About this RNA: The RNA shown here (c-di-GMP-I riboswitch aptamer) has 86 nucleotides and comes from a Gammaproteobacteria bacterium. It matches the Rfam family "c-di-GMP-I riboswitch aptamer". Its family is annotated with cyclic-di-GMP binding in the Gene Ontology. NCBI's taxonomy places the organism under Bacteria, Pseudomonadati, Pseudomonadota, Gammaproteobacteria.
[in-house]
């Protein structure tokens, strides 16, 4: 530095879901919880979700298009980094 994660140590993080709270929503924060993760660490570049505002169309009650809201645990990219083993 590269490769790789078979068994081991030290520790990490917590998926569904359950309450409370917060957001229009998508989600999201605390606790509880323990499905799995060797990057389930960090970045919204591409993807993906939502559409409250604005903005069109229209049968005036709805449809449509819009990120400035959001996802890092579908995935891709970028950027770091613990043991040990070759």
């Nucleotide at each position: 530095u590269u490769a790789a994660g078979a068994a081991a140590a030290a520790g990490g993080c917590c998926a569904a879901u359950u309450u409370a709270c917060u957001g229009a929503a998508a989600g999201g924060u605390a606790a509880g919880g323990a499905c799995g993760c060797a990057a389930a660490g960090c970045u919204a570049c591409c993807g993906u979700c939502u559409a409250a505002g604005a903005g069109a169309a229209u049968a005036u009650a709805u449809u449509c298009u819009u990120a400035a809201g959001a996802u890092a645990g579908u995935g891709g990219g970028g950027c770091u980094g613990c043991c040990a083993u070759a």